The RNA shown here (Guanidine-I riboswitch aptamer) has 99 nucleotides and comes from Paenibacillus thalictri.
Lineage of the source: Bacteria > Bacillati > Caryophanales > Paenibacillaceae > Paenibacillus.
Its Rfam family is "Guanidine-I riboswitch aptamer". About the family: This family represents a conserved RNA structure found upstream of the ykkC and yxkD genes in Bacillus subtilis and related genes in other bacteria.
RNAcentral holds the sequence, with entries from Rfam.
Of the family's consensus pairs, 100% are formed in the model.
[in-house]
RNA sequence: CCAUAAGUUUUCUAGGGUUCCGCGGCGCUAACGCCGGUCCGGUCCGAGAGAAAACGCAUGGCGCGGCCAUGUUCACGGAGGGAUAAAAGCCCGGGAGGA
Numbered sequence: 001c002c003a004u005a006a007g008u009u010u011u012c013u014a015g016g017g018u019u020c021c022g023c024g025g026c027g028c029u030a031a032c033g034c035c036g037g038u039c040c041g042g043u044c045c046g047a048g049a050g051a052a053a054a055c056g057c058a059u060g061g062c063g064c065g066g067c068c069a070u071g072u073u074c075a076c077g078g079a080g081g082g083a084u085a086a087a088a089g090c091c092c093g094g095g096a097g098g099a
Base pairs, nucleotide, nucleotide: 007055008054009053010052011051012050015045016044020042021041022039023036024035025034026033027032056072057071058070059069060068061067062066074094076097080092081091082090
C1' cells in the first nucleotide's frame, strides 16, 4: 500500500426478541385489564463472512433490436454505539484489530 461487480433485489434459513395474535398466571373473568419470552409457536426483525433465484457484471461465440456458453473466487474478527415494541449473525461494518 492492498477490494475493483467483494453489485442490486427477492424469497428463505441459522439466529433474534416480545409490538400484535396465541399460550400460561392473576383479577369471580366472558369482555376487558395486569404480569410472564426462564412460552415449542403465528405475525414481526434477520445475515459481507448462510442458501436459492432473478437481474447485472466478465470472457468467448453467433445467424448481433438480441441470443447462447462459461465464470462470478476468497472472507479470522471484538468492545462500543444506533434503530425499532424489543433484540439479534440487523445497521455503523468486508469498520478497529488480526492474518